[in-house]
Context: one part of a larger RNA
RNA sequence: ACCUGGUUAAGGAACUCGGCAAAAUAGCCCCGUAACUUCGGAAUAAGGGGUGCCCUCUUCGGAGGGCCGCAGUGAAAGGGGACAACCGACUGUUUAGCAAAAACACAGCAUUCUGCGAAGACGCAAGUCGAAGUAUAGGAUGUGACACGUGACCAAUGCCGAAAGAUUAAGGCAAGGGGUUAGCCCUCGUGGCAAAGCUCUGACCCUAAGUCCCGGUGAAUGUCGGCCGUAACUAUAACGGUCCUAAGGUAGCGAAAUUCCUUGUCGGGUAAGUUCCGACCUGCACGAAUCGUGCAACGAGUUGUCCGCUGUCUCAACCAGGAGCUCA
Repeated sequence: ACCUGGUUAAGGAACUCGGCAAAAUAGCCCCGUAACUUCGGAAUAAGGGGUGCCCUCUUCGGAGGGCCGCAGUGAAAGGGGACAACCGACUGUUUAGCAAAAACACAGCAUUCUGCGAAGACGCAAGUCGAAGUAUAGGAUGUGACACGUGACCAAUGCCGAAAGAUUAAGGCAAGGGGUUAGCCCUCGUGGCAAAGCUCUGACCCUAAGUCCCGGUGAAUGUCGGCCGUAACUAUAACGGUCCUAAGGUAGCGAAAUUCCUUGUCGGGUAAGUUCCGACCUGCACGAAUCGUGCAACGAGUUGUCCGCUGUCUCAACCAGGAGCUCA
């Protein structure tokens, strides 16, 4: 020097990515307790005071008097607190062995399928689950408490419906054609015609779903514009023109877990603030169940600030034990 533990003048986060680690708080009784809120909470909020022993009395709860120490929950065990913001409502679940979370689940909401030998799933099948259930049931999908809401577009893709028309398979019916040859004809040839049977082929016509066509459907997959001009300072554009589209982003939110430029600009907090909070809106590239915006409670979640507290630090020192070294 190292590991574990302990103490420390003055200061008290100056340390550091960051108060990481440590310190501090702590039990019980009494007083007291804000914003906000879903009226349950928040709350042990915060912040104060008390706490031992002896004697007497006692309604056995305590009251009065006295005593000691630096210290009375005298050891051990045993909440630090406050203010804001984000995300997720919550309790719960998860990467056995680097991630516990804002991820998953969740109650609630919505859509869709299923009439029972249900849909769906496993299986070649028998059969089984669903279910000894029956639409207040069961399956699938999305969203995710609660509050307020959930806009436009059906052109594309998907799904549903309708059945008039177009197209359309195998198959059916089967006209016709080819091959083969008994026979017949003649000018007798390597000629012509050709039944039945067998065989190869085969038009028209009949004919399903599907597709085309038509309509519907967004809490289905999804999508939600550009240019130019205009007001009596300037600036801006309620307004006008034009092109395109299925329709051109509504409410709300917004430099955001989303903002490149960017440490945007203004305000707050600090002596000083790329972080933080409140605004602005120029949204590179928010936006409404791949939900939008809020929100009490909750969180070993993330971020910023403050009080208390401290060897984190200024800046190090000492002590104890261990490890180590030597000897046994």